[in-house]
RNA sequence: AGCAGAGUAGGUGUCCCGCGUAAAGUGCCGGAGGAUGGGACGUUGCCUCCGGACGAAAAGCCAAAUAAAACAGGCUUGCGGUGGGCCGCCGCGUUCGCUGCC
Numbered sequence: 001a002g003c004a005g006a007g008u009a010g011g012u013g014u015c016c017c018g019c020g021u022a023a024a025g026u027g028c029c030g031g032a033g034g035a036u037g038g039g040a041c042g043u044u045g046c047c048u049c050c051g052g053a054c055g056a057a058a059a060g061c062c063a064a065a066u067a068a069a070a071c072a073g074g075c076u077u078g079c080g081g082u083g084g085g086c087c088g089c090c091g092c093g094u095u096c097g098c099u100g101c102c
Base pairs, nucleotide, nucleotide: 002101003100004099005098010090011089012088013087015085016084017083018082019080020079021078028052029051030050031049032048033047034046038096039095040094041093042092058077059076060075061074062073
């Protein structure tokens, strides 16, 4: 020098623990900022904040009370492109480095 490999933010799936269902959250648009393979730079990927638009799947039981129903409490089953965690799989653009082969 050449060849190969490891390694990110994240994505996805199962499981577990939560939140909401009295509507937050998720997603969308605009603006501002931030972090991101071991180093540097970096976004059309990711995160945070502000503003805006839009928007929903609930049901049963117990208790209380009661004429009955509803509301408040508890439990259960669902629902939400819901939050987090372990694990599996996928997984940096330029450049320098690291490991191996030769």